This is a predicted structure of a 346-nucleotide part of an RNA (small-subunit ribosomal RNA, central domain) from an uncultured bacterium. The RNAcentral record of the full RNA draws on ENA.

[in-house]
Context: one part of a larger RNA
RNA sequence: CUGGGUGUAAAGGGUGAGUAGGCGGCAUGGCAAGUCACAUGUGAAAUUCCGGGGCUUAACCCCGGAACCGCAUGAGAAACUGCUAAGCUAGAGUACAGGAGAGGUAAGCGGAAUUCCUAGUGUAGCGGUGAAAUGCGUAGAUAUUAGGAAGAACACCAGUGGCGAAGGCGGCUUACUGGACUGAAACUGACGCUGAGUCACGAAAGCGUGGGGAGCGAACAGGAUUAGAUACCCUGGUAGUCCACGCUGUAAACGAUGAUAGCUAGGUGUUGGCCCGAGAGGGUCGGUGCCGGAGCAAACGCAAUAAGCUAUCCACCUGGGGAGUACGGCCGCAAGGCUGAAACUC
Numbered sequence: 001c002u003g004g005g006u007g008u009a010a011a012g013g014g015u016g017a018g019u020a021g022g023c024g025g026c027a028u029g030g031c032a033a034g035u036c037a038c039a040u041g042u043g044a045a046a047u048u049c050c051g052g053g054g055c056u057u058a059a060c061c062c063c064g065g066a067a068c069c070g071c072a073u074g075a076g077a078a079a080c081u082g083c084u085a086a087g088c089u090a091g092a093g094u095a096c097a098g099g100a101g102a103g104g105u106a107a108g109c110g111g112a113a114u115u116c117c118u119a120g121u122g123u124a125g126c127g128g129u130g131a132a133a134u135g136c137g138u139a140g141a142u143a144u145u146a147g148g149a150a151g152a153a154c155a156c157c158a159g160u161g162g163c164g165a166a167g168g169c170g171g172c173u174u175a176c177u178g179g180a181c182u183g184a185a186a187c188u189g190a191c192g193c194u195g196a197g198u199c200a201c202g203a204a205a206g207c208g209u210g211g212g213g214a215g216c217g218a219a220c221a222g223g224a225u226u227a228g229a230u231a232c233c234c235u236g237g238u239a240g241u242c243c244a245c246g247c248u249g250u251a252a253a254c255g256a257u258g259a260u261a262g263c264u265a266g267g268u269g270u271u272g273g274c275c276c277g278a279g280a281g282g283g284u285c286g287g288u289g290c291c292g293g294a295g296c297a298a299a300c301g302c303a304a305u306a307a308g309c310u311a312u313c314c315a316c317c318u319g320g321g322g323a324g325u326a327c328g329g330c331c332g333c334a335a336g337g338c339u340g341a342a343a344c345u346c
Base pairs, nucleotide, nucleotide: 003318004317005316006315007300008299012314014201015200016199017198021194022193023192025088026087028085029084030083031082033081034080035077036076038074039073040072041071042070048066049065050064051063052062053061054060091191092188093187094186096183097182098181103177104176105175106174107173108172109171110154114150115149116148117147118146119145120144121143125136126135162169163168206247207246208245209244210243211242215241216240220236221235222234223233258313259312260311261310262309263308266291267290268289269288270287271286272285273284274283275282276281295302296301319346320345321344328339329338330337331336
């Protein structure tokens, strides 16, 4: 470069916003860059191909023709692409009217539970396990009652429910705030899709500074188990888990399935709107599940939420190991991250 691919065989970027670029709706006029056709010039010879000829043949050589797929110029065509002018409303968006939601940020509040403290009652055990022991307890524990303190998480509702781009979001109230959906069809008039770089967000763990610390709990200590037991079990327990600000930038960041648009049998739940109907029920748009046909698929399975049939754009793959390693570069306080080989070997 070309081809074939990317749910599970190698392969979809963790997610979004968006620059360059690529691609782009309906209809009219113009231009003629792409495109098409004609002519002229050029495209040296040799080489190549076709036909013929000469060395005994071949290689080799000679003659004729074609080709040289290209470039330039002239005069044309106008369907398609492009450019331009003036339009359209089916894409996209704005305004209007509605209802739904753990969407986000901040502040305040609440009850249950846990631990601790104080006081009362009360007495010899409690705790823990497969069984035990370490541990706690006559300096009065466990249990129980009353009061107080603290931190963290929010039972039931709760749902193959909802919201969010993803990560993720769940007690209640208030303030501020993002998005989606439905209805109607007033307005703009292609304003669109994708998106290399770039920027932003990004679970947990980890790091820095300062707070906080109830429970849980890496490390650590002890008790058991065992041949051993640097484990699984038990008693403790520090970082951490929580808050504020800053960093890190990873994951089985998964639907292991990139985004957008159109098309392609049905059936049955559920969720948010709207319409018809007295109701039963029916219709329609958006989401979320299950089953299933064609088709696809190596099979498993997917099947209008496609892994089917198409179009556009991006990312990625190209045998296993070596290796997500080395080296270099960039980023980071560090841990490390991103980019990312080769020798060798099967």